The prediction has a mean pLDDT of 78. Glycine riboswitch aptamer from a Microthrixaceae bacterium, 105 nucleotides, folded computationally. It was read from a public genome assembly, where an Rfam model found it. Rfam family: Glycine riboswitch aptamer. Rfam links the family to the GO term glycine biosynthetic process.

RNA sequence: AUACCCCGUCCGGGAGAGUCCACCGACUCGUGCAGUUGCGAGCCGGUGGCGCCGAAGGAGCAACCGCCCCGGAAUCUCUCAGGCACCAGGGACCGGUCGGGGAAG
Numbered sequence: 001a002u003a004c005c006c007c008g009u010c011c012g013g014g015a016g017a018g019u020c021c022a023c024c025g026a027c028u029c030g031u032g033c034a035g036u037u038g039c040g041a042g043c044c045g046g047u048g049g050c051g052c053c054g055a056a057g058g059a060g061c062a063a064c065c066g067c068c069c070c071g072g073a074a075u076c077u078c079u080c081a082g083g084c085a086c087c088a089g090g091g092a093c094c095g096g097u098c099g100g101g102g103a104a105g
Base pairs, nucleotide, nucleotide: 004102005101006100007099008098010096011095012094013093018050020049021048022047023046024045025044027042028041029040030039031038032037051084052083053082057080058078059077060076064072065071066070
């Protein structure tokens, strides 16, 4: 001091799966009754149920690797958690910038 490796910051990209059903509450519109209530529709939130997704996290098996007693291990598998119109958020992973550490040659 470079390729490269590890960790972190910032920026960009980043998929999948029901705007399903029921109930409750609020708002808007229409309508009936004659009175502060009924019905219908739209929409938002919450709860529950079923179905589904897999790329935060978690768990399991394992190719493989190691210092081989044992340990480390996935984009595979399972869905506890999370998520399933749009928006927002999250998002493994990829690219770039910066910082720290290591570093063959």